[in-house]
Context: one part of a larger RNA
RNA sequence: GGCUUAUGGAGGAUGACUUGGCACGGGAAGGCGAUGAAGGACGCGGUAAGCAGCGAUAUGCUUCGGGGAGCCGCAAACAGGCUUUGAUCCGGAGAUGUCCGAAUGGGGAAACCCGGCUGAAGUAAUGUUCAGCGAUCCCGAAAGGGAGGCAAAACCAGGAGAAUUGAACCAUCUUAGUAUCCUGAGGAAAAGAAAACAUAUGUCAUUCCCGUAGUAGCGGCGAGCGAACUGGGAGGAGCCUAAAACCUUGAGACGUGAUAGCCUGUAUGCGUUGUCUCAGGGUGGUUGUGGGGGAGAUCCGGAUCGGUGUACAGACUGAUCGGCUUCGUUUUGAUUCAUAGCUGAAAGAGUUGGAAAGCUCUACGAAAGAGGGUGAUAGUCCCGUAAGCGAAAUGGAUCGGACUGGCUGGGAUCUUUUCCCAAGUAUCGUGGAACACGUGGAACUCCGCGAGAAUUUGCCUAGACCACUAGGUAAGGCUAAAUACUAAUCCGUGACCGAUAGUGCACAAGUAAUGUGAAUGAAAGUUGAAAAGAACCCCGGUGAGGGGAGUGAAAUAGUACCUGAAACCAUAAGCUU
Numbered sequence: 001g002g003c004u005u006a007u008g009g010a011g012g013a014u015g016a017c018u019u020g021g022c023a024c025g026g027g028a029a030g031g032c033g034a035u036g037a038a039g040g041a042c043g044c045g046g047u048a049a050g051c052a053g054c055g056a057u058a059u060g061c062u063u064c065g066g067g068g069a070g071c072c073g074c075a076a077a078c079a080g081g082c083u084u085u086g087a088u089c090c091g092g093a094g095a096u097g098u099c100c101g102a103a104u105g106g107g108g109a110a111a112c113c114c115g116g117c118u119g120a121a122g123u124a125a126u127g128u129u130c131a132g133c134g135a136u137c138c139c140g141a142a143a144g145g146g147a148g149g150c151a152a153a154a155c156c157a158g159g160a161g162a163a164u165u166g167a168a169c170c171a172u173c174u175u176a177g178u179a180u181c182c183u184g185a186g187g188a189a190a191a192g193a194a195a196a197c198a199u200a201u202g203u204c205a206u207u208c209c210c211g212u213a214g215u216a217g218c219g220g221c222g223a224g225c226g227a228a229c230u231g232g233g234a235g236g237a238g239c240c241u242a243a244a245a246c247c248u249u250g251a252g253a254c255g256u257g258a259u260a261g262c263c264u265g266u267a268u269g270c271g272u273u274g275u276c277u278c279a280g281g282g283u284g285g286u287u288g289u290g291g292g293g294g295a296g297a298u299c300c301g302g303a304u305c306g307g308u309g310u311a312c313a314g315a316c317u318g319a320u321c322g323g324c325u326u327c328g329u330u331u332u333g334a335u336u337c338a339u340a341g342c343u344g345a346a347a348g349a350g351u352u353g354g355a356a357a358g359c360u361c362u363a364c365g366a367a368a369g370a371g372g373g374u375g376a377u378a379g380u381c382c383c384g385u386a387a388g389c390g391a392a393a394u395g396g397a398u399c400g401g402a403c404u405g406g407c408u409g410g411g412a413u414c415u416u417u418u419c420c421c422a423a424g425u426a427u428c429g430u431g432g433a434a435c436a437c438g439u440g441g442a443a444c445u446c447c448g449c450g451a452g453a454a455u456u457u458g459c460c461u462a463g464a465c466c467a468c469u470a471g472g473u474a475a476g477g478c479u480a481a482a483u484a485c486u487a488a489u490c491c492g493u494g495a496c497c498g499a500u501a502g503u504g505c506a507c508a509a510g511u512a513a514u515g516u517g518a519a520u521g522a523a524a525g526u527u528g529a530a531a532a533g534a535a536c537c538c539c540g541g542u543g544a545g546g547g548g549a550g551u552g553a554a555a556u557a558g559u560a561c562c563u564g565a566a567a568c569c570a571u572a573a574g575c576u577u
Stems, first nucleotide, its partner, number of pairs: 001576009015562001016526002020497002022494006029486002031150002039100003042055003046078002050074002052059001061094006070082003105114003116133006136147004155186001156184005166173001170220001196203002207234004217225002238478003241422001245283010261270002263314006288456001290421003293417008302321007322408004328403002331401009341389003347362005363380002371383003427451007437463001458473005513520002533561001536548004
């Protein structure tokens, strides 16, 4: 020096554990904000640095409920208090709520500076203090009303829109209308009641799923892209305008002198009444076996009150009663749910042990043997569990009443028709886009530019185009459900993780730290059943640390604390060189 064994040191693997994560299911919610949000700054405690809570009424105030013995947060201690006249605590409603922040009186290097008006307190007066008002844009005559910003890195619609990549290169193509950016909205959004699909003896708004089908097709026919109809399900809901016609208001134009007019008949009366155009309002009307309007005919049909200059008769017409209403209401009732809670069965002994829930014996409850805790493994010790019960207040849902509004307030059939049925639209040319479809034979849909119809004997579509046949009725609008998503919230579950894992974070974590900044971004869990956290003595620097003593089941459990592997170090013994 090496090897082996033993005892220690150092180290923090492993095992065990879990307060934290991850994923999913169900419920509820799907917004907050000028009544000042989200997010912050600064403060508030007897002692108070951090977190949490709160706002100069500051670790809290008021009130209404719950609850029932302790309480003054994490978090000890001292001091001082509160509480059965019901505290602390939990829930509903309210008050207060500095300063910044959309930030909004003006400014500004956020949490600061400066100023105006009105009112009040105070002063002899001023200074001072307190309360309120005053930004911009839009609507509106004004009064007044509205918007703005944030978020959930989700879902939705619209606008703009790559490249890496693949094609074994690359340019059409692909990646992909993806990523990303912008705008807007909602709890969902979008779409939606056929100018649809289709060719059956047809279906009948939209949306979503299965399937058709990796089919038909598209494609430097490469790489790749990739439907639809029929069928099966989820859900189910249909409506309102424009126009024709009539009434009416306003403006303009025209026009007669027998005034052409005023619902009809008779009588009487009025006549700037009438016609046309334009712009408003009301009635009417909404469809594809075409519909509606006007004119005519037939049949059926409630009441009351009014109107059409007046009287009578007829006719027409308006309102009310009547019917419908998933339209609304700061109206009202019932039921129910949420936001605190409440009741809740049944076991003892012996024994081992530090401790019984273990073991032994004998019992009991069970609509409760889910789970957690308690000094080891508890149905009967505690919290709970099964099963039931519960709200002064606020909110939600469902159903009903009341009220206001809305709709309806004649219907059916037949005949007829110089009326209407959404125009710079459809369509065409051209240039593009989107359709699974790359310009292709390229329809259908959308957009730029140019041209530019028809009105039901019309027009569009059925994948160039034509004929026939069939389907539909564009150029206005609304519409629940089935569908998508989950930041926050409640409940539950896991052949998910268990501290180098699982979130970056189980701990003062988006902290410490780094960077001018955008931004980057950790490490760090475990004494014990209970602090019983080691009185007292000794060594030592009035140390650090240690030795006794004591606590404890255990101190090789002593806060550098469960277990305590290996590398590495030391000591002792043995073997060997």